Annotation
This is a predicted structure of a 532-nucleotide part of an RNA (large-subunit ribosomal RNA, domain I) from a Coleofasciculaceae cyanobacterium. Its mean pLDDT, the model's own confidence on a scale to 100, is 82. The full RNA is in RNAcentral, with records from ENA. The organism belongs to Coleofasciculaceae, within Bacteria.
[in-house]
Context: one part of a larger RNA
RNA sequence: AGCUUAUGGUGGAUACCUAGGCACACAGAGGCGAAGAAGGACGUAGCGACCGACGAAACGUUCCGGGGAGCUGGAAGCAAGCGAUGAGCCGGAAAUAUCCGAAUGGGGCAACCCCCUUGUACAGCCUGUUGAAUCUAUAGACAGGUAUGAGCCAACCCAGCGAACUGAAACAUCUUAGUAGCUGGAGGAAAAGAAAUCAAAAGAGAUUCCCCUAGUAGCGGCGAGCGAAGCGGGAAGAGCCUAAACCAGUUGUUUUAAUAACUGGGGUCGUGGGACAGCGACAUGGAAUCAGAAGCACUAGACGAAGCUGAAGGAAUGCAGCACCAGAGGAGGUGAAAGUCCUGUAGUCGAAAGUGGCAAGAUACUAGCUGUAUCCCGAGUAGCAUGGGGCACGUGAAAUCCCGUGUGAAUCAGCGAGGACCAUCUCGUAAGGCUAAAUACUCCUGUGUGACCGAUAGUGAACCAGUACCGCGAGGGAAAGGUGAAAAGAACCCCGGAAGGGGAGUGAAAUAGAACCUGAAACCAUAAGCUU
Numbered sequence: 001a002g003c004u005u006a007u008g009g010u011g012g013a014u015a016c017c018u019a020g021g022c023a024c025a026c027a028g029a030g031g032c033g034a035a036g037a038a039g040g041a042c043g044u045a046g047c048g049a050c051c052g053a054c055g056a057a058a059c060g061u062u063c064c065g066g067g068g069a070g071c072u073g074g075a076a077g078c079a080a081g082c083g084a085u086g087a088g089c090c091g092g093a094a095a096u097a098u099c100c101g102a103a104u105g106g107g108g109c110a111a112c113c114c115c116c117u118u119g120u121a122c123a124g125c126c127u128g129u130u131g132a133a134u135c136u137a138u139a140g141a142c143a144g145g146u147a148u149g150a151g152c153c154a155a156c157c158c159a160g161c162g163a164a165c166u167g168a169a170a171c172a173u174c175u176u177a178g179u180a181g182c183u184g185g186a187g188g189a190a191a192a193g194a195a196a197u198c199a200a201a202a203g204a205g206a207u208u209c210c211c212c213u214a215g216u217a218g219c220g221g222c223g224a225g226c227g228a229a230g231c232g233g234g235a236a237g238a239g240c241c242u243a244a245a246c247c248a249g250u251u252g253u254u255u256u257a258a259u260a261a262c263u264g265g266g267g268u269c270g271u272g273g274g275a276c277a278g279c280g281a282c283a284u285g286g287a288a289u290c291a292g293a294a295g296c297a298c299u300a301g302a303c304g305a306a307g308c309u310g311a312a313g314g315a316a317u318g319c320a321g322c323a324c325c326a327g328a329g330g331a332g333g334u335g336a337a338a339g340u341c342c343u344g345u346a347g348u349c350g351a352a353a354g355u356g357g358c359a360a361g362a363u364a365c366u367a368g369c370u371g372u373a374u375c376c377c378g379a380g381u382a383g384c385a386u387g388g389g390g391c392a393c394g395u396g397a398a399a400u401c402c403c404g405u406g407u408g409a410a411u412c413a414g415c416g417a418g419g420a421c422c423a424u425c426u427c428g429u430a431a432g433g434c435u436a437a438a439u440a441c442u443c444c445u446g447u448g449u450g451a452c453c454g455a456u457a458g459u460g461a462a463c464c465a466g467u468a469c470c471g472c473g474a475g476g477g478a479a480a481g482g483u484g485a486a487a488a489g490a491a492c493c494c495c496g497g498a499a500g501g502g503g504a505g506u507g508a509a510a511u512a513g514a515a516c517c518u519g520a521a522a523c524c525a526u527a528a529g530c531u532u
Stems, first nucleotide, its partner, number of pairs: 001531009016482002020453002022450007029442002031152002039100003042055003046078002050074002052059001061094006070082003105114003115119001122149002124146007156187001157185005167174001171221001197204002208235004218226002239434003242378001246265008270412001272377004276371004285365001289362002296356004301349003307322004323340002325329001331343003383407007393419001414429005469476002489516001492503004
């Protein structure tokens, strides 16, 4: 020096555990905000730095319920108090709620400053007064009133703008993709929606979603790739209101008259409907709007069966013996593994107050038949040309839909569609609007589940984590769990300045001693043996 064995140190793997996560299911909720939100700053306790709670009425106030012996948060300790005249705690309703923040009297480097008249700043709306070019007017201005808007928020939804990497084994059309991203807007859902629809000689009858049709028909440097629809089967189910013709009224334009605007009636359809004329009726249906009783549900709770003994053990729930309950053998806890010890569970009961939806009810709305002629049936629209977009469809034979520019009809003997176009036939009735459900999502609340994780895992975060720390900033972003059943957390003595240790004591155990369960390996040391 090396190897082996043993004993220790160091280290924190492994096993066990879970206080935290993850993914779902069902139910609820789906918003908060000028009555000042979300998010913060600063304060508030006898002793508080931090977290949580609260707001100068500040670890809290009032009222109404629940509950029943302790309480003054996490969090010990000291001090001082509160509570059967019912505290603390739980639920409901109120009061208070500094400053910043949309932040809104003005300013500002947020949580601060300033003015004085103590301020809804700005926009919208209402009323009034004024008031141009320009006569009447209007725009505008000013004043008063008005709590209508704004700002925040995870995903879902609609709309506007809209990439690139990538794939095509390069790359340009194409693809990625109308995706990501940005912006606007709304709701608990949104959007769509009551046929100018599909279809095909037979028919269906608004929309939405699922299955299928079908990787089909098609599109495609016919490459890579993209990719329907009708039918059929289901979920759900609901239909309505206007414009116009015509009638009446008001106001204006130059007087009648006419005309325009407004209001009311009328009217709403495709076996065309309505106006209009005639006949007939005053019924029926009934909300999607309003309101909303009893009962019900939610927001605190209450009752709630049945086991003892023995031995070992620190401790019994395990073992042995003999029992019991079960509408309860879900679960958690208790000194080891508990149906019968505790909390509970099944089951039953319960609300002063607030909330939810619901019946009767009210209101809006709502009827038919016949008929020649006349009138109406949504216009810079449809269509066409051209340039684009979007349709599974890349300009193609390219219909249908949308937009820019130009042009520009018809009113039922009309017009559109059936994938260029024409005819026949069939289907529908554009150029106004509303509409529940089935569908999408989960920041959030409750309950439950898991061939989900178990501290290098699972959220970045089990622990005072979006913290410490890094960065001018946008932003990036950790590590870190476990004494014991119970602190019983080691009085006292000794060495030492201390740290640390040796006794003593506690404990079942201290090689469980706080650098604390288990305690692997690397690495270090000591002892012994062997080799050189």